[in-house]
RNA sequence: GGAGUGGGACGGGUGGUCGCGGAGGCUAAAGCGGCGGCUUUGCCGCAGUAAUGGUCUCUGAGGAAAGUCCGGGCUUCACAGGGCACGAUGCUUGCUAACGGCAAGGCGGGGCGACCCGACGGAAAGUGCAACAGAAAGAUACCGCUUCUGCUCAGCAGAAGUAAGGAUGAAAUGGUGCGGUAAGAGCGCACCGGCGGUAUGGUGACAUACCGGCCCGGCAAACCCCAUCGGAAGCAAGGCCCAAACAGGGGGAGUUGACGCGGCUCGCCGAUCCCCCGGGUAGGGCCGCUUGAGGCGCACGGCAACGGGCGUCCCAGAGAGAUGACCACACAAAUACAGAACCCGGCUUACAGGCCCACUCCCACA
RNA sequence: GCCCCCGUAGCUCAGUGGAUAGAGCGCCUCCGUCCUAAGGAGGGCGUCGGGAGUUCGAAUCUCUCCGGGGGCG
Numbered sequence: 001g002g003a004g005u006g007g008g009a010c011g012g013g014u015g016g017u018c019g020c021g022g023a024g025g026c027u028a029a030a031g032c033g034g035c036g037g038c039u040u041u042g043c044c045g046c047a048g049u050a051a052u053g054g055u056c057u058c059u060g061a062g063g064a065a066a067g068u069c070c071g072g073g074c075u076u077c078a079c080a081g082g083g084c085a086c087g088a089u090g091c092u093u094g095c096u097a098a099c100g101g102c103a104a105g106g107c108g109g110g111g112c113g114a115c116c117c118g119a120c121g122g123a124a125a126g127u128g129c130a131a132c133a134g135a136a137a138g139a140u141a142c143c144g145c146u147u148c149u150g151c152u153c154a155g156c157a158g159a160a161g162u163a164a165g166g167a168u169g170a171a172a173u174g175g176u177g178c179g180g181u182a183a184g185a186g187c188g189c190a191c192c193g194g195c196g197g198u199a200u201g202g203u204g205a206c207a208u209a210c211c212g213g214c215c216c217g218g219c220a221a222a223c224c225c226c227a228u229c230g231g232a233a234g235c236a237a238g239g240c241c242c243a244a245a246c247a248g249g250g251g252g253a254g255u256u257g258a259c260g261c262g263g264c265u266c267g268c269c270g271a272u273c274c275c276c277c278g279g280g281u282a283g284g285g286c287c288g289c290u291u292g293a294g295g296c297g298c299a300c301g302g303c304a305a306c307g308g309g310c311g312u313c314c315c316a317g318a319g320a321g322a323u324g325a326c327c328a329c330a331c332a333a334a335u336a337c338a339g340a341a342c343c344c345g346g347c348u349u350a351c352a353g354g355c356c357c358a359c360u361c362c363c364a365c366a
Numbered sequence: 367g368c369c370c371c372c373g374u375a376g377c378u379c380a381g382u383g384g385a386u387a388g389a390g391c392g393c394c395u396c397c398g399u400c401c402u403a404a405g406g407a408g409g410g411c412g413u414c415g416g417g418a419g420u421u422c423g424a425a426u427c428u429c430u431c432c433g434g435g436g437g438c439g
Stems, first nucleotide, its partner, number of pairs: 001362008010353001013329006020060009031049002034046005062337001066348002069346005074234004081266004086230005091105005106120001107118004121225002126223002128219002142166002144162008174192006193215002195212007238287005248277006260268001294313005300307002367438007376391004384422001393409005415431005
């Protein structure tokens, strides 16, 4: 200097003018009720409350606010209990309120490397699938090889043996090599792979060493088995106040048990529930609504995720839905993706432009 | 804001691991008719919304993205 890998933040700032939402203070005040005075269907004064207005202080969108993919907090359904079914996760150990998330490892794969990917329990519990091709897909012999016999005798046929070679296929019952054999075969040996056993190390997944010819395909994002977890619905959940409206009418079931449950069932509870006809409302206001599993700083423990400790700060709560416009300056880059609607921890997707840190490889120079 | 469905031929729809992906209507060619229509014969109907993954193999199974529709007040 070039090419990469991993991580972290920015994506606007300062000042001024005008204009918005929320919280708080001050102030004026129609009106309202109270007290006092007076000339008593009223007027004045005092304090309170307050529609509304003015003024001051503080504060006001994101790293994804997005998708609604996961997990919770919270609310309601009874007191939310048991079982089955159903669904989700799946190497080990930790973190966390929890998770399908995160951290560190193990094994396998990719890369020269820094690093990256993995949907990663079980196929000797059972069932199932593999079209076409091929002789044959958990069972084998189409061609071939060896031995014997026969014949029209170098070729053909039959019998026995065989699975090393060839063909088909994604895949053909361990792989390579040597020996052995009539020809072959783990038949024997060496190395490798799988499986089993022992020892050592490790919390563990596993690793290493030795022994044993034991060789017992693939697919579980196939059904399934094993382990762990899961009640349902969701702030448009759910409460309070005001307003409105029928003395509503008829039928059925029910204490031999209604309703209550994502489905079924057991249990519990204990009186209402279902259907048809007709009437009112589907309006307004307030709460839920923002102080949090919260942010920031410091030191400590831990490889880390993270944890507790000390200190400090308050940082949106709209309700048809608030942040805008203009000017100047600095920087150089002010632009991309894009706007909260109960809140939080994650995942996934989108993103112009520049910035910082660590590491790897290549080239050149000293 | 939240909850739930759908995407296959020009149109309306079947097909839920096996290999040439189907039906009806419409379209094209020929026959037929003076010309049409009806009728008869034949034929193409195609990135299965896009991408990635599992598998020997995906319209189908899984994840993610895009578009369309419905419900909650």
Predicted 3D model of RNase P RNA and transfer RNA as a complex of 439 nucleotides. Its mean pLDDT, the model's own confidence on a scale to 100, is 77.